[in-house]
Context: one part of a larger RNA
RNA sequence: GGCAGGGAGUGUGGCUGAGUGGCGAGGUUAAGGGCUGUAAGCCCGCAACCGGAGCGAAAGCGAGAGGCCCGCAGCCAGCUUUUGCUGGUGAGGGGUGGGGUGUGAAAGCGCCCCAUAGUCACUCGGCCACGACCCGAAGCCGGUCGAUCUAGUCCUGGGUAGGGUGAAGCGGCUCGAAAGAGCCGUGGAGGCCCGCACCGGUGGUGGAUCCCCUUCGGAUGACCCGGGACUAGGAGUGAUAUGCUAAUCGAGACCGGCGAUAGCGGGUUCCCCCCGAAAUGAGCUAUAGUUCAGCCUCCGUGGAGGCGGGUGGCGGUGUAGAGUUACUGAUUGGGGGUGCAGGGGUCGAAAGGCCUCGGCCUCCAGUCAAACUCCGAAGCCGUCACCGCCGUAGAAGCGGGGAGUGAGGGCGCGGGGAUAAGCUCCGUGUCCUAGAGGGGAAGAACCCAGGCGGAGGUUAAGGCCCCUAAGUGCCGGCUAAGUGCAACACGAAGGUUGUUCCAGCCCCCAGACAGCGGGGAGGUAGGCUUAGAAGCAGCCACCCUUUAAAGAGUGCGUAACAGCUCACCCGCCGAGGGCUGGAGCGCCGCAAAUGUAUCGGGGCUCAAGCCGGCCGCCGACACCUCCGGCCUCCUGCCGAGAAGGCAGGAGUUGCGGUAGGGGGGCGUCCCGAUGGCGCAGAAGGUGGUGCGUGAGUACCACUGGAGCCGUCGGGAAUGAGAAUCCUGCC
Repeated sequence: GGCAGGGAGUGUGGCUGAGUGGCGAGGUUAAGGGCUGUAAGCCCGCAACCGGAGCGAAAGCGAGAGGCCCGCAGCCAGCUUUUGCUGGUGAGGGGUGGGGUGUGAAAGCGCCCCAUAGUCACUCGGCCACGACCCGAAGCCGGUCGAUCUAGUCCUGGGUAGGGUGAAGCGGCUCGAAAGAGCCGUGGAGGCCCGCACCGGUGGUGGAUCCCCUUCGGAUGACCCGGGACUAGGAGUGAUAUGCUAAUCGAGACCGGCGAUAGCGGGUUCCCCCCGAAAUGAGCUAUAGUUCAGCCUCCGUGGAGGCGGGUGGCGGUGUAGAGUUACUGAUUGGGGGUGCAGGGGUCGAAAGGCCUCGGCCUCCAGUCAAACUCCGAAGCCGUCACCGCCGUAGAAGCGGGGAGUGAGGGCGCGGGGAUAAGCUCCGUGUCCUAGAGGGGAAGAACCCAGGCGGAGGUUAAGGCCCCUAAGUGCCGGCUAAGUGCAACACGAAGGUUGUUCCAGCCCCCAGACAGCGGGGAGGUAGGCUUAGAAGCAGCCACCCUUUAAAGAGUGCGUAACAGCUCACCCGCCGAGGGCUGGAGCGCCGCAAAUGUAUCGGGGCUCAAGCCGGCCGCCGACACCUCCGGCCUCCUGCCGAGAAGGCAGGAGUUGCGGUAGGGGGGCGUCCCGAUGGCGCAGAAGGUGGUGCGUGAGUACCACUGGAGCCGUCGGGAAUGAGAAUCCUGCC
């Protein structure tokens, strides 16, 4: 890992509901006992419990056998006779009046009191107590067992090749007055040195705790080893690491309390049908939980209205926007005023004067506001009318049983934090969650669209060159950048005589614009300044003349001149030219890490790109048609019956679905009753053919070799793929 078998909402008591049944103003027995043909059944048991009266702390007091009105179903009558309409009655229901009691002087208020229905049993739903659906802690406590591992200690034994160094002491010699020193020997100290055995375990390889190798540390010592003993669980031992105490140590192991507890994690087994959520508010030492409310479901009750839609009328509002002598507050520049206990400067001996800044007031021009508003939409809210939709085939409302949820998320719009985030916190709508199908290359929430089964057709979004179903479709433009072929979601500010288009103004055959040729002068080198300043460093002025025209000079240039050139004029040429504003598509701006590298790809250029228009086609589980199924409700018949069955009808604005609620079934085992099968072949197995929406079931053949099944009723240790599930086998 596979397979087989096992594996999780149970039992008792109580409470609360629903269903069924018994009896009913009553209902039921408990312990215990009697009878008996003895696990059956029948009977006794007046203890006790619930109900029959409430209110009050208590003392205590103590209620309608039903007045009046409305009125559903039903019933009756009349009309109509398909449906139905009108009237009467009207259980239940609603309203009103009445009553009891507590309080109170009373009024009033409370008891959700009073016009009676309960009780017992069974089944099922839920809750409480218990292990309470199953599995799972780390832990806490008790009692035992451990020092054959390891720590320390005690007793008794054993082990330690070889080599080196050469302390004290001692002897001799030399020196010295001495103390003593030196030298040569001798000697053999030291938790001394090197290094086997032995002990250790630093580095290496490796995941490694066992083993081995290598390297390394110790190796006469606080050394190592054997044998025998002692100390233990909040205790021991500890040259101290919270180390070690038998692969276990911040408190050993085993057994028990024990099915500890777990708001946490995992798992929880057959089918079909109907409905279908919530991730919000509030409380809680609460934010992984829980309680109440909200939202879901089922039953009952109720008996005519309900609504989220549309249009209009009336009323409300203070947002978007806008406004700022309509308030509050903020705010830029400037002018004026000022009687200001203000700052600075200046004049003055002082008083004080003047200038300036500031404050305040005012004027002109210009701005801003969630906590400003003289204004003010769209919307939204309320109400009325009409329309629409739902509803007597039973809505709204009300009562009760059962839940789950209380981690949300995406997108559009409007906001707060911070106009950062796949950010966070709100409001509103929608979707995902719990939603399949088609499109978007792929892709929970983007676009289309809400799947009962089968079949044929038509469309939606999106597409129609090939991959790939459908146009290499038509008409008119634009783009030359492979721009682009990218809805969202796919590069900005800024720049651009790229190109196309629009508008305005100006020049032009009396010749524009560009180019080329020629002229471009004189007073004069204007004056000043300056070393110089001559059109051209700088300052001031910027005239006059000759002219077709020519500046007291546009740029280059010189030390200053000179020189080149421009404005301006003429000629050549011969038709458009210049400027401004705007629009479309493009271009630059544009740099990233494996390999083109975010057009899905191929590939595409009067397009297979972009813009505008047109026709056709493809394309979903959508829509239409046909066949079939189911569900809910209505009517009729059978039936005791709202069980059920049959027939007819209404509904597709009935049949997606997680948590979850409700309904109906299938199968397994056992029991009672009943009906059957089986050696002429039961169960089980293998293969096949049918039936049923399904769980399943029937039949056939072979195998197998002795039991098995249907129906009705009852009872369960009743359904396996998951739990790092348990056991076994391979």

Model confidence (mean pLDDT): 82 of 100. Large-subunit ribosomal RNA, domain II from an archaeon, 730 nucleotides, folded computationally.